Background: The prediction has a mean pLDDT of 80. The RNA shown here (SAM riboswitch aptamer (S box leader)) has 131 nucleotides and comes from a Bacteroidota bacterium. It was read from a public genome assembly, where an Rfam model found it. Rfam family: SAM riboswitch aptamer (S box leader). From the family's description: The SAM riboswitch is found upstream of a number of genes which code for proteins involved in methionine or cysteine biosynthesis in Gram-positive bacteria. The SAM riboswitch acts at the level of transcription termination control. The predicted structure consists of a complex stem-loop region followed by a single stem loop terminator region. An alternative and mutually exclusive form involves bases in the 3' segment of helix 1 with those in the 5' region of helix 5 to form a structure termed the anti-terminator form. This entry represents the conserved core of the complex structure involving helices 1-4.

[in-house]
RNA sequence: AACUUAUCAAGAAAGGCAGAGGGAAAUGGCCCUGUGAAGCCUUGGCAACCCUAUCGGAGUACUCGUCUGAUAGAAGGUGCCAACUCCAUCCUGUACACUGGUUUCGGCCGGUGAACGGAGAGAGAUAAGUC
Numbered sequence: 001a002a003c004u005u006a007u008c009a010a011g012a013a014a015g016g017c018a019g020a021g022g023g024a025a026a027u028g029g030c031c032c033u034g035u036g037a038a039g040c041c042u043u044g045g046c047a048a049c050c051c052u053a054u055c056g057g058a059g060u061a062c063u064c065g066u067c068u069g070a071u072a073g074a075a076g077g078u079g080c081c082a083a084c085u086c087c088a089u090c091c092u093g094u095a096c097a098c099u100g101g102u103u104u105c106g107g108c109c110g111g112u113g114a115a116c117g118g119a120g121a122g123a124g125a126u127a128a129g130u131c
Stems, first nucleotide, its partner, number of pairs: 002130007013043005021032003026089004044081003049077002051073008085123001090120001091118004096113007
């Protein structure tokens, strides 16, 4: 790098070095930033994926192992510490506005726009695992 699974509505910043960018990529927005961006270092914190302890559940199931639930924890491995993964883009739902065609005047078939939604898709991020 690729693949699989899970999660992404919450949470958590100070100091030093540095010196102009940054918010993944493209486009469009909207933001952050010399009251100091990115990056690096130190310290602190958040969270609970891995993890630790206890008590359960499942299988032909006693132990081990495997899968799984609850509660408590935070030593260790990662991760993270502006804004929902900052927002939109693709699909789709709802009502609305404008509008075209058609009509047996009841309707029927479309187009465009912006709004609000969908724990949607895609992309991305992180973890655990596989090769």